[in-house]
């Protein structure tokens, strides 16, 4: 870096240091000197894996040991389809779908 495969409407930030970006990508809309991202400390959340208890593939429970996260649905759309208004390019629902994050497995 690639494939397989689950999940993505809920949850949960202080402080130090430092100084302009940040929200993947593209357009929008956002967020930032009343401190962006990056690094440390400490706190949360949440339970995929690992451990333990039951049941017995594949469920439940528990613990928190490895990982994850802690503005906005994965911020929203991007492709294709459906239905509803408008009728010219728009717009509101929705389903699947692409890409992306996150765990687990395998190359």
């Nucleotide at each position: 870096u690639u494939c397989u495969u689950a999940u993505c409407a809920a949850g949960a930030g202080a402080a130090g240091c430092u100084g302009a970006g940040g929200g993947a990508c593209u357009g929008g809309c956002c967020c930032g000197u009343c401190g962006a991202a990056g690094c440390u400390u400490c706190a949360g959340c949440a339970a995929c894996c690992a451990g333990c208890c039951g049941a017995u593939u594949u469920c439940g429970g528990u613990c928190a040991g490895g990982u994850g996260c802690u503005a906005a649905u994965u911020c929203c759309a991007g492709c294709a389809g459906g239905c509803c208004g408008g009728u010219u390019u728009c717009g509101g629902c929705u389903u699947g779908g692409c890409a992306g994050a996150u765990g687990a497995g395998a190359a």

About this RNA: The RNA shown here (SAM riboswitch aptamer (S box leader)) has 107 nucleotides and comes from Sporosarcina luteola. The sequence was found by an Rfam model in a public genome assembly. Lineage of the source: Bacteria > Bacillota > Bacilli > Caryophanaceae > Sporosarcina. It matches the Rfam family "SAM riboswitch aptamer (S box leader)". From the family's description: The SAM riboswitch is found upstream of a number of genes which code for proteins involved in methionine or cysteine biosynthesis in Gram-positive bacteria. Rfam links the family to the GO term regulation of gene expression.